RNA sequence: GACGGGCGUGGUGGCCCAUGCCUAUAGUUCCAGCUACUCGGGAGGCUGAGGCAGGAGGAUGGCUUGAGCUCAGGAGUUCUGGGCUGUAGUGCACUAUGCCUAAUGGGUGCCCAUACUAAGUUUGACAUAAAUAUGGUGAUCUCCCAGGAGUGGGGGGCCACCAGGUUGCCUAAGGAAGGGUGAACUGGCUCAAGCUGAAAACGGAGCAGGUGAAAACUCCCACGCUCAUCAGUAGUGGGAUCACACAUGUAAAUAGCCACAGCACCCCAGCCUGGGCAAGCCACAAAAAACCAA
Numbered sequence: 001g002a003c004g005g006g007c008g009u010g011g012u013g014g015c016c017c018a019u020g021c022c023u024a025u026a027g028u029u030c031c032a033g034c035u036a037c038u039c040g041g042g043a044g045g046c047u048g049a050g051g052c053a054g055g056a057g058g059a060u061g062g063c064u065u066g067a068g069c070u071c072a073g074g075a076g077u078u079c080u081g082g083g084c085u086g087u088a089g090u091g092c093a094c095u096a097u098g099c100c101u102a103a104u105g106g107g108u109g110c111c112c113a114u115a116c117u118a119a120g121u122u123u124g125a126c127a128u129a130a131a132u133a134u135g136g137u138g139a140u141c142u143c144c145c146a147g148g149a150g151u152g153g154g155g156g157g158c159c160a161c162c163a164g165g166u167u168g169c170c171u172a173a174g175g176a177a178g179g180g181u182g183a184a185c186u187g188g189c190u191c192a193a194g195c196u197g198a199a200a201a202c203g204g205a206g207c208a209g210g211u212g213a214a215a216a217c218u219c220c221c222a223c224g225c226u227c228a229u230c231a232g233u234a235g236u237g238g239g240a241u242c243a244c245a246c247a248u249g250u251a252a253a254u255a256g257c258c259a260c261a262g263c264a265c266c267c268c269a270g271c272c273u274g275g276g277c278a279a280g281c282c283a284c285a286a287a288a289a290a291c292c293a294a
Base pairs, nucleotide, nucleotide: 001046003044004023005022006021007020008019009018010017013037014034015033028043029042030041031040054292055291060287064283068277069276070275071274072273073272074271079270080269081268082267083266085264086263087262089260090259091258094256095255096254097253103250104249105248107246108245109244111239112238114237115236116235117234118233120230122228124226126224128222130167131166132165134163135162136161137160138159140157141156142155143154144153145152146151175221178219179218180217181216188211189210190209195204196203197202
C1' cells in the first nucleotide's frame, strides 16, 4: 500500500453504518466507535521499500610477516658449485674428409691511383705535294695581213685552270672520286631590255635572269697523322695476397669430438652487513561491492 465494486431505501450535522437487489477475485475477519472532523479500534495472510543479523565463493583493493629474487659494501681464497685462460698430457676410442689427391711448397688468375704492347668503338684537331707530253678553257703581252667602222684572217710569248695519259733521288699520306656556293659589282659561257658601231646587214662591251669539265672558296668520301673516348677487350710484365680456382712438385695423413686427469693464475655465487622488489609462495588477520536465504 491493497485485501472489492455498483444501484435503491433508511440512519447521522457528518463519517463508520443497517437493509433490498446486482456483480468480481485464489484472496479476509472481529468490535462499535469517532466527535465537528469526508480521517474509530483489534487480529490475519499478501506485496514493495528501508533497517538489522547471518551464509558462501579460486570476486576486489589495502595492512602485516617474508619463501624467493636482486643491488651495494665487506670478509675470504680452506672448502662446495659454476666459468675463463695458460701449460704439460693419457686413451688413439668415435666421426668426417683423403691416392677420384688430403696436407704442404713455389707459380698464375681473381685485387691495384702500376708499366708496356696490340686490335677495336665513338667524337674531334690538323693535313692530302710535284714534273712532263697531248688536247682544251680563260686571262694577258706582242707581231703580220685585209677593211671607212664594229671587225675578219694568221703568227709568237707568258700565266692560271680542266680532261684523260706518262713519270720520279717526292711524301706520314697525296685519288686524275662526288657535291655546293659563285657573291650590289669584282671567274667563264649564254646574255631580254637598255647602251654602243653601222645607211643596213650584222657586230661590240655587257646588267638582271639562266647555266657549268675548266677563277676562287667550301663540304663530303677516301687517305695520313694525332688529342681524347670506352668504370671497354686481349696479351706480357711488376706489386700485393693466401679466401677461392687452375695446372704443377713432394706426398699419406688432416680436422673435429669424447673420456680421464696434473699444475698455475683469475672471476662469480655460497658467508657477513645494509637497501630494494616481493603472497599467483593465493601465509595471516581485517574490510567492503555483488550474490543467497531469514